[in-house]
Context: one part of a larger RNA
């Protein structure tokens, strides 16, 4: 001296940017944070309107929009939080994978042929306070199941070439088994799905050198422990499991055991080597009451899924159910301490949809907060009678001080009004043309051109006029380090102090007061690095 997610104390005018539970990974009231598709499907609701009877009151059929539990398909594995745990291939950072997966998405080559039994809603009947269950009968799919057809896909059995750091890989060829599938909208054309391969993109799983911590007052650990055969499991290698066999294996180059800790791009200090730290934004990880445990899935052993079992809360008719904010507001508590139970899907961007939309506390933006960095501002000019009035005085003076009053100006910010549907909007969507397919209008599908259309922020940013110096200055020192001195009060008392040290009657060091003197909407103060 610099730095801070800072807090304390006095003290406060504004903008623009960021930034805000560092402690109880304590517990949570309430509302939102994950939905979407009716161009999969059967069915219920709805009824624009059509038709037919009619005693002209009407009744009967058929029926677009749209709506929705269900059943199905995609998404709920990302995004959004947190740092408990974790010294461990968790991170970083260089490599292998001839040991491996991998949905949507992109190119490619092919193909989709014909049948079947079901449930769910819906309808009846029961239980059950609820949650929720049970039995009948029925009914459909892109929902399940057989067949068929198939191979450059997989499995065997034989052989060939080229290669390789071992085990092996890559191609090629013969036979033989073995396996797919869905259909929707549209008049058509054609799009949107579907199967099956091949390759790419992503993205992820294994493994390995290095590297990063304190304790030796921790010195011996280890029994699936080390290897092996052979098996099972896995996307995949692998003691990953298990059978048997063999005794190994790490250890002073610090095993093992104890504490502490998410790692990392980074930041913070420093001339640099270094030292400390891991908010805020990115990458990676671990976790979603506490412990276990699969299912589903291209992906999860899944924060707003399931079971179990354990603490804890509520509901109960006592039987028996329900929950999990380390999402975002909030609430209680703990604390020196840390926001709003706000607006919007208009931008980005995700999920689902052909699309229009629909969802989104993802994000964009208000709000609070001097928490922080930067930026304005609290007026300018001239003004000596050096004015009152304060302080001091050797009573002459001296300071405050051009300070101020008074003139003369300006209006940054302030008020008050108009003006700004600025930019932030691409895009989808409807209208017209063009150019390929198509006999071909018409329709779609590309493409181009004009039109209409969507802002949460917000009447906000700015921009204009008008109006008034009006409304906006404190805080620390002032013995020396360290810049800035007197006067009263106190009298080792009160007190002050970072360290030296002040105070016992004239204290520049305690008080309060004029003055200086730093900084400045902020100043000290006290904690942490360096």
């Nucleotide at each position: 001296g610099g730095a801070c997610g800072a807090a304390c104390g006095c003290u406060g005018g504004c903008g623009g940017c960021g930034u805000g539970c560092c402690u109880a990974a304590c517990a949570c009231a309430u509302g939102c944070a994950a939905g979407u598709c009716g161009a999969g499907c059967g069915a219920g609701g709805g009824g624009a309107g059509u038709u037919u009877c009619u005693u002209c009151g009407g009744a009967a059929a058929c029926a677009a929009a749209c709506c929705u539990a269900g059943c199905g398909g995609c998404g709920g594995a990302c995004g959004g939080g947190u740092g408990a745990g974790u010294a461990a291939c968790a991170c970083g950072u260089g490599g292998g994978c001839a040991a491996c997966c991998u949905g949507c998405c992109u190119u490619g080559u092919a193909g989709a042929g014909g049948g079947g039994a079901a449930u769910a809603g819906c309808c009846u009947u029961c239980c059950g306070a609820a949650a929720g269950g049970a039995a009948g009968a029925u009914u459909a799919a892109u929902a399940c199941c057989g067949c068929a057809u198939a191979a450059c896909a997989u499995u065997g059995u034989a052989g060939c070439u080229u290669c390789g750091c071992a085990u092996g890989a890559a191609g090629c060829c013969a036979c033989a088994a073995u396996u797919a599938a869905a259909g929707g909208a549209g008049c058509a054309a054609u799009c949107c799905g579907c199967u099956a391969c091949a390759a790419g993109a992503u993205g992820g799983g294994c493994c390995c050198g290095c590297g990063g911590c304190g304790c030796a007052u921790u010195a011996g650990c280890u029994a699936g422990u080390u290897g092996g055969u052979g098996a099972g499991g896995u996307a995949a290698c692998g003691g990953c499991u298990c059978a048997c066999c063999a005794a190994g294996g790490c250890g002073a180059c610090g095993a093992u055991g104890c504490g502490u800790a998410g790692c990392c791009g980074a930041c913070c200090u420093g001339a640099g080597a270094g030292g400390g730290u891991g908010a805020u934004c990115g990458g990676c990880c671990a976790c979603a009451u506490u412990g276990g445990g699969a299912c589903u899935g291209a992906g999860a052993c899944a924060c707003g899924g399931c079971c179990c079992a354990g603490a804890c809360u509520c509901c109960u008719a006592c039987g028996g159910g329900a929950g999990g904010c380390a999402g975002c507001a909030g609430u209680g508590g703990g604390g020196a301490a840390c926001c709003u139970u706000c607006g919007g899907c208009a931008a980005u961007g995700g999920a689902c949809g052909a699309a229009a939309g629909u969802c989104u506390g993802a994000c964009c933006g208000a709000g609070c907060a001097a928490c922080g960095c930067c930026g304005c501002g609290u007026g300018a000019g001239u003004g000596a009678a050096g004015a009152a009035g304060g302080u001091u005085u050797u009573c002459g003076g001296a300071u405050c001080g051009u300070a101020a009053a008074a003139c003369u100006c300006u209006g940054u910010u302030g008020u008050u009004a108009g003006a700004g549907a600025a930019g932030a909007a691409c895009a989808a969507g409807g209208a017209u043309g063009a150019g390929a397919a198509g006999a071909g209008a018409a329709u779609g599908u590309u493409c181009a051109u004009c039109c209409c259309u969507u802002g949460a922020c917000g009447g906000u940013a700015u921009c204009u006029a008008a109006c008034c110096a009006g409304a906006a200055a404190g805080c620390c020192a002032c013995g020396g380090c360290u810049a800035a001195c007197u006067a009263c009060g106190u009298g080792c008392c009160a007190g002050c102090a970072g360290c030296c040290g002040c105070g016992g009657u004239a204290a520049u060091a305690c008080g309060u007061a004029g003055g200086u003197g730093g900084c400045a909407a902020g100043c000290g103060u006290u904690g942490u690095c360096c």
A computed fold for a 530-nucleotide part of an RNA from an uncultured bacterium, annotated as small-subunit ribosomal RNA, 5' domain. The prediction has a mean pLDDT of 82.